RNA sequence: CCGCGCUAAGCGGGGAGUUAGCGGUGCCCUGUACCUGCAAUCCGCUACAGCAGGGCCGAAUGCCUGGCCUGAGGCGUUCGUGUGUGGGGUCGGACCCCGGUAAGGAGCGUUGAGCGUCGGGUCCCGUGCAAUCGGACGCCGUGAACCAUGUCAGAUCCUGACGGAAGCAGCAUUAAGCGGACUGUCCGGUGUGCCGCGGGGCAACCUGAAAGGAGUCGCCUGCCGGAUCAUCGCCCAUGCGCGGCCAGUCGAAAGCCGGGUGCGCGG
Numbered sequence: 001c002c003g004c005g006c007u008a009a010g011c012g013g014g015g016a017g018u019u020a021g022c023g024g025u026g027c028c029c030u031g032u033a034c035c036u037g038c039a040a041u042c043c044g045c046u047a048c049a050g051c052a053g054g055g056c057c058g059a060a061u062g063c064c065u066g067g068c069c070u071g072a073g074g075c076g077u078u079c080g081u082g083u084g085u086g087g088g089g090u091c092g093g094a095c096c097c098c099g100g101u102a103a104g105g106a107g108c109g110u111u112g113a114g115c116g117u118c119g120g121g122u123c124c125c126g127u128g129c130a131a132u133c134g135g136a137c138g139c140c141g142u143g144a145a146c147c148a149u150g151u152c153a154g155a156u157c158c159u160g161a162c163g164g165a166a167g168c169a170g171c172a173u174u175a176a177g178c179g180g181a182c183u184g185u186c187c188g189g190u191g192u193g194c195c196g197c198g199g200g201g202c203a204a205c206c207u208g209a210a211a212g213g214a215g216u217c218g219c220c221u222g223c224c225g226g227a228u229c230a231u232c233g234c235c236c237a238u239g240c241g242c243g244g245c246c247a248g249u250c251g252a253a254a255g256c257c258g259g260g261u262g263c264g265c266g267g
Stems, first nucleotide, its partner, number of pairs: 001267006010056002012030004020046005034054005063260006070253001073250003078244011091233001093232002097226005103221003107216002117209006123200006129193002131190007139180004148173004156165003
């Protein structure tokens, strides 16, 4: 120096958190890196600091280690921004509401605004007419075993006789009652009326007339004041995401330059 067989090592690492400390489970970063079992009311250990079982590779590009450079991410601090939760009512705030103003816009207005005057209406009382409802009368029909009327066959009664009496059924009529019709008359009522008449009232609104001659309105924007609320802004507390910054700390991973690491057999 070469070959073969083994062994140590390796088969991921890191941050925060937890812990006396270490490692793991859970979270995050890196990025590819054997398997199975255990574990936050934790699990296993003790500076050689997961335990138990199995597997692969194996002394070097692959294992251990020093330096340089780059450096994900975490911790810490402060600021900004977004968002969640709880609370507040101190805010020249938004939204909603109320009152005012009239600078701008819109509308109405010289085909005449607002104000004032006069008249009418809406309102109230009485009444007429109409409508409608009810009742009474009137009209038509029906309507009584006897206790309604008239006429009363038969039968009955009185009489010596002539004659007379009461009177059922039938027929006719009618009373109360019942029913109908709507034309009429009268009475009463009314959530009735583009109706008429008389009186009252006149605050407001509508409307007409004459006079007069430029405003009026408060719809939108603006401005002033008030009130309410807790939806938003704002304030207080707290959590999360993203971004920035300062100095620090831990630091995966990539790159470059170095160092180190066995045992046996054979040639």
Predicted 3D model of a 267-nucleotide RNA (Bacterial large signal recognition particle RNA) from Candidatus Aphodomorpha sp.
The RNAcentral record of the sequence draws on ENA.
Lineage of the source: Bacteria > Bacillota > Clostridia > Eubacteriales > Candidatus Aphodomorpha.
The gene name in the source record is ffs.
Its Rfam family is "Bacterial large signal recognition particle RNA". Rfam classes the family as a non-coding RNA gene.
The prediction has a mean pLDDT of 77.
Of the family's consensus pairs, 91% are formed in the model.